Small-subunit ribosomal RNA, 5' domain from Austwickia sp., 508 nucleotides, folded computationally. The coordinates come from a structure-prediction model, not an experiment, and the mean pLDDT is 84. It matches the Rfam family "Bacterial small subunit ribosomal RNA". Its family is annotated with structural constituent of ribosome and ribosome in the Gene Ontology. The RNAcentral record of the full RNA draws on ENA and SILVA. Taxonomically the source falls in Austwickia (Bacteria, Actinomycetota, Actinomycetes, Dermatophilaceae).
[in-house]
Context: one part of a larger RNA
RNA sequence: GGACGAACGCUGGCGGCGUGCUUAACACAUGCAAGUCGAACGAUGAAGCCAGCUUCGGUGGUUGAUUAGUGGCGAACGGGUGAGUAACACGUGAGUAACCUGCCCCCCUCUUUGGGAUAACCUUCGGAAACGGUGCUAAUACUGGAUAUUCACUGAUCUUCGCAUGGGGGUUGGUGGAAAGUUUUUCGGUGGGGGAUGGGCCCGCGGCCUAUCAGCUUGUUGGUGGGGUAAUGGCCUACCAAGGCGACGACGGGUAGCCGGCCUGAGAGGGUGACCGGCCACACUGGGACUGAGACACGGCCCAGACUCCUACGGGAGGCAGCAGUGGGGAAUAUUGCACAAUGGGCGAAAGCCUGAUGCAGCGACGCCGCGUGGGGGAUGACGGCCUUCGGGUUGUAAACUCCUUUCGUCAGGGAAGAAGCCUUUUGGGGUGACGGUACCUGCAGAAGAAGCACCGGCCAACUACGUGCCAGCAGCCGCGGUAAUACGUAGGGUGCGAGCGUUGUCC
Numbered sequence: 001g002g003a004c005g006a007a008c009g010c011u012g013g014c015g016g017c018g019u020g021c022u023u024a025a026c027a028c029a030u031g032c033a034a035g036u037c038g039a040a041c042g043a044u045g046a047a048g049c050c051a052g053c054u055u056c057g058g059u060g061g062u063u064g065a066u067u068a069g070u071g072g073c074g075a076a077c078g079g080g081u082g083a084g085u086a087a088c089a090c091g092u093g094a095g096u097a098a099c100c101u102g103c104c105c106c107c108c109u110c111u112u113u114g115g116g117a118u119a120a121c122c123u124u125c126g127g128a129a130a131c132g133g134u135g136c137u138a139a140u141a142c143u144g145g146a147u148a149u150u151c152a153c154u155g156a157u158c159u160u161c162g163c164a165u166g167g168g169g170g171u172u173g174g175u176g177g178a179a180a181g182u183u184u185u186u187c188g189g190u191g192g193g194g195g196a197u198g199g200g201c202c203c204g205c206g207g208c209c210u211a212u213c214a215g216c217u218u219g220u221u222g223g224u225g226g227g228g229u230a231a232u233g234g235c236c237u238a239c240c241a242a243g244g245c246g247a248c249g250a251c252g253g254g255u256a257g258c259c260g261g262c263c264u265g266a267g268a269g270g271g272u273g274a275c276c277g278g279c280c281a282c283a284c285u286g287g288g289a290c291u292g293a294g295a296c297a298c299g300g301c302c303c304a305g306a307c308u309c310c311u312a313c314g315g316g317a318g319g320c321a322g323c324a325g326u327g328g329g330g331a332a333u334a335u336u337g338c339a340c341a342a343u344g345g346g347c348g349a350a351a352g353c354c355u356g357a358u359g360c361a362g363c364g365a366c367g368c369c370g371c372g373u374g375g376g377g378g379a380u381g382a383c384g385g386c387c388u389u390c391g392g393g394u395u396g397u398a399a400a401c402u403c404c405u406u407u408c409g410u411c412a413g414g415g416a417a418g419a420a421g422c423c424u425u426u427u428g429g430g431g432u433g434a435c436g437g438u439a440c441c442u443g444c445a446g447a448a449g450a451a452g453c454a455c456c457g458g459c460c461a462a463c464u465a466c467g468u469g470c471c472a473g474c475a476g477c478c479g480c481g482g483u484a485a486u487a488c489g490u491a492g493g494g495u496g497c498g499a500g501c502g503u504u505g506u507c508c
Stems, first nucleotide, its partner, number of pairs: 001508004006504005013371006019364002021329001026327003030324003035073003040070002043067001047063004052059002080282003090206004095201002099199002104195005110189002112145004121135001124133003151176011181187001208254003215245003220242008257279004261272004284305005307318004335361001337360003343357001344355004374404004384395004408449001411443004418435001421432004452497005457478003463492005473480002
């Protein structure tokens, strides 16, 4: 000198764009953050319409808002945090002849025939509650059979290729395996092949400190058989062998999420990993599996623990490192806001519903950038202040005064783009914006509403007076202060920067 997610002191007019718990991965009141589909299913049945009967209460048919349940898809995305992790976690480059992939796209095939249950509901019973028992009913829920290939498993045989285990293709046997309806179309369902996307696993290389850590290791290193997985593998298991790693730093200890990047620097390098993007890990602490294409699952389940809450004392409920918000910690970090209008996501044929993702608004000079706080003229160089050698000097064209201008702000009038699409329609058209009566435009008035902070001994730009008297104090270093202090305090003056200026901390 530059930089910052900064803090503190003094000060503070406006706008745009960013950014804001770095500390206790401390504990959390309250609300919201993941639902949706009636075009899968049985019920429920407000309101309207029609019809006869009617005791004027109703009854039957039809359309059908709504509601919990069964069922499907989603809930593994999106959002948060950085605790753990020195590791194939990450980065980069390869491999998978050892693998999976719901929804989506393309191609081929099929969509056949039976059965039994169960929630809702009704009923009553147990329980303080959470919840549980008895009886009926449906399906795209569950399930038996049929049929089926380029499917799976297992034989025989031919051919071709490679990179070691081996891979691809053809022929022929055996065994096993599907399906779901609703409808006007449409939308679906099943089997198989290919693609796209997303992942799993393996390997080379790379990136912290410590030797006041020198030896470490028994599933350890390898083999065989078996198990397990989508898949390789001591991943697991039985047996066999005795190996494997290490001064090119094993093992141990400390610290730490990694990267694209960011800061600095001429570069090499050094530091760093806030915001934004990619990957990883975690979800009160520890462990476990279930469902599923995908989880060992933040707002799912089970067990144990700590903590909090309810209880009729028998037993139950909970998890903000989602968005706001509270307490606490701290030098320190925001609103219990608006909207799904846009972008994106889930479900749905669609209308649409949900979405604290997101879009916006609020608060903070926290940062960067822009603008303003007026411009021209104006000497009796006014008054006042300060200094003075008492002559004057300086503040100083500064003010007053005069002539202008009106950005920003105030007030008034007008007023968006963002809307592509989607919905509706009599096919002419109409509707749909949180931000927001905002941005922007126009106009009235009037210099009107808008300047501070630090420093002035040298380094370092800017000097005098008074007060104080080694006191009070200053100080980054050198050093000032003990009676004329340009170094302390105040004033006048000056210098620097300016809605900021200084101080502190950290990095180069």